[in-house]
Formats: sequence, C1' cells, structure tokens
RNA sequence: GGAGUGGAGGAGGUGAUCGCUCUCCCGGUUACCGGGGGGGAGGAAAGUCCGAACUCCGCAGGGCAGUGCGCUGGGUAACACCCAGUGGGGGCGACCCCAAGGAAAGUGCCACAGAAAAUAUACCGCCACCGGCCGCCUGGCGGCCGGGGGUAAGGGUGAAAAGGUGCGGUAAGAGCGCACCAGUCCAUGCGGUGACGCGUGGAGCUUGGUAAACCCCGCACGGAGCAAGGCCAAAUAGGAAGGCAGACAAGGGUGGCCCGCCCUGGCCUUCGGGUAGGCUGCAGGAGCCAUGGGGCAAUCCGUGGCCCAGAUGAAUGAUCACCGCCGCUCACCGGCGGCAACAGAAUUCGGCUUACGAUCCGCUCCCGUA
Repeated sequence: GGAGUGGAGGAGGUGAUCGCUCUCCCGGUUACCGGGGGGGAGGAAAGUCCGAACUCCGCAGGGCAGUGCGCUGGGUAACACCCAGUGGGGGCGACCCCAAGGAAAGUGCCACAGAAAAUAUACCGCCACCGGCCGCCUGGCGGCCGGGGGUAAGGGUGAAAAGGUGCGGUAAGAGCGCACCAGUCCAUGCGGUGACGCGUGGAGCUUGGUAAACCCCGCACGGAGCAAGGCCAAAUAGGAAGGCAGACAAGGGUGGCCCGCCCUGGCCUUCGGGUAGGCUGCAGGAGCCAUGGGGCAAUCCGUGGCCCAGAUGAAUGAUCACCGCCGCUCACCGGCGGCAACAGAAUUCGGCUUACGAUCCGCUCCCGUA
C1' cells in the first nucleotide's frame, strides 16, 4: 500500500420550556378536571420467506394427492436456522461459495456446428476384396473409375465425441492383448462416533450430460389465523312466554250460512340470540443486565439484580442554551455551516433475506521497503 474477516454503535451529549400517549399516587368529584412521579420505536420495527407459541375447527386407524427437505455429528421448543466437521469448487494467501440422495428403474431433452449428441455413427481419410479400362511387362506389379464391405487409429465440428499414454497385434484398426495412469465395482487392513480418509488385492468393468425436467428412494407435514378466540351488551326491528285492555266494530280460519270457538292487529313485563359499542386476548417473557462454571463452538447449567411502548382518524414531537466532533475561512481570537442514512411498533417469540451504514475497534493474509 492492497485485501480478507469479526465486532461495537446507530436523531452526538446535558439541561430547560411547551406539547402527545400509557400508567401509578393524591385531591376535587364522578368519568372528567387539577397537581406530582414513572415508561414511551428498530437494528433492521421492513419483506411476510421459513420455524414455533397461543386460539378455534376437524380428527378411530390407515392411505392417495399435494408441499417441503435431502453429506456427518451436535445445538434448539422448532426450523429450510446456528456451530463444528467431511467432500467438491474458487483464490498465491487470509478466506469465500455449494439445494451435497439416485442418471446402472423408466421417460424426456441436449441450441449452433458436426457423419454422429447415445440400442453409437462412416463426411474426409485408411484397408483388403470384386468388376471394368490403361500402362509396365509378363502370368505378376502399378494407376484410374465403379461396387458392396471392414475400420473410431488420423482430420474436421462442438461446452461435451464413447477412458489416456506406450508397446504388441492387424489387411487396416480396435481393451483385441499387455504395462503404467485415471475412474467404477467387489473383497479387505488401519484411523475416525460418523460423513470419510490412508492403503492392499481382484475384475478390461470404462457406463456422456441434465433430476431448481418428469420421476424414483428416504424423512417430515390436518386446516385456518389475534379481523384467531373469549366476555359484557344499547337503540330499532324481529322471536318466545306471561299479563292487561277490548270484547261493540275489522280481517282470516273452522265444508256454504248463523251461533260458538281459535288466530292476527294494541299496551306492559320478562327471557334469549345477534348488531353498534366496550372489555379481554395484550405485555413477567423460549425476557434483559451482570457474573461463575461445562463445551473448540453453537449453546447449556447456576447465582444476583431489574420490569423495559401498548396506540386504534393510530402517541413517541418542537424550540432554546451550553458542551463536544467535523468541514470551510482565518496569523490568532473568532465567524459560518453541518451532526446524517435506511426506516418507523400493531398478538408474541426464534431465524433468514433485503435496505442503510457517518465513525471506531480487534484479528489475519499478500506485496514493497528498512
């Protein structure tokens, strides 16, 4: 000088005045007022992406569908989170990244180029054979053309071409054979709780990639959410029960008519359901601070102390003074300006992700110089 990684902290502090909201005490008084005391946004309160607490509904048991997860060990109430490792990838390094079961169950797909992208294939090339023609020249050799074949060594294409190199072998070739190397499978020794690591032997076994493509395997999962849910409960309308009035009159029913009977319409009381509204859920909790111990760590066990927002047309603000820091100006004194950004609780926790990040601190790596 450059880089990696972890942390602190998050309207700079103090005071005064005026306000807002919640709560406690006292007084007046009766739901309001006055006085006094105390509390009052965040590291992400955000996105609502995971996991839970809590509540209601459902549920004998099992399954299908669907969704999520997928190396090992540990932590946790739980997790897709965290810690420590293993394996793979990147970086000279500190360090960082990984959704890390199965492609040998099956199906699908693999652009362009290329002969061929997966039951391998024959464009060029190489090779022998057959037919025709020609030459040499003689019963063979060579050249050209055509035919049906063999061949993955060589060329060429591609991100990827059917293990690699060498020797043998062959008409030319090929794991066709052999040696070494790489991988796979099987057996086995040692180390590790384990993922796995380090080895030994055998089998020519050589199988392309893709599962955040369908799918297969294993594991887990009932649904809805604080507008959950519980309690109190007005007016009006409607419901039920009882009573009163009226019994003249009205409407309806009782087969037509008459009598009789019943119902409705009026008023009062009571009951029950629901609505408005209010209370609760709802702030003592997987809580915070300090400290001791176990553990590499995540975290666990203990001791002491503390109470720390509860709004609902939704509070948490404004002004001033002093001090501090920074920038500009200035010989000094001094003057001017700034003190931010992201963002704001709404049932509550544990995470993840994203946004901002002035400033400060620790550890580590690389390069240069002495």